[in-house]
RNA sequence: AGAGUUAGCCGCUAGGGUUCCGGCGCCGUCAGGCGUGGCUGGUCCGAGAGCGGCUACCGGCCGGGGAGAUAUCCGGCCGGGUGCACGGCGGGACAAAAGCCCGGGAGAC
Numbered sequence: 001a002g003a004g005u006u007a008g009c010c011g012c013u014a015g016g017g018u019u020c021c022g023g024c025g026c027c028g029u030c031a032g033g034c035g036u037g038g039c040u041g042g043u044c045c046g047a048g049a050g051c052g053g054c055u056a057c058c059g060g061c062c063g064g065g066g067a068g069a070u071a072u073c074c075g076g077c078c079g080g081g082u083g084c085a086c087g088g089c090g091g092g093a094c095a096a097a098a099g100c101c102c103g104g105g106a107g108a109c
Base pairs, nucleotide, nucleotide: 004109007055008054009053010052011051012050015045016044020042021041022039023036024035025034026033027032057080058079059078060077061076062075063074064073084104086107090102091101092100
């Protein structure tokens, strides 16, 4: 110095907190208010290195078009895409936090 090395979307999970709902405590003029996430929860956030599905893209085969062949174009089917992957500190967003984002970054190998 280079390589391993990196396309995107949707649903969900591990995980995450506390706006809203619920729980719990206190107060109450009984309308509700305040506190609490050292409350299992519903809503919510949510993975490059988690799961599932799909698309871009790539390859093969078949069909259409064409006098015909290769290529291009259109359609269908099958396959790949989905393999590998240790990782801070700090910062950022929403109410807040995080395996979210910076970030397959710095660094390590």
This is a predicted structure of a 109-nucleotide RNA (Guanidine-I riboswitch aptamer) from Ciceribacter sp. L1K22. The source organism's lineage runs through Bacteria, Pseudomonadati, Pseudomonadota, Rhizobiaceae and Ciceribacter. It matches the Rfam family "Guanidine-I riboswitch aptamer". Gene Ontology term of the family: regulation of gene expression.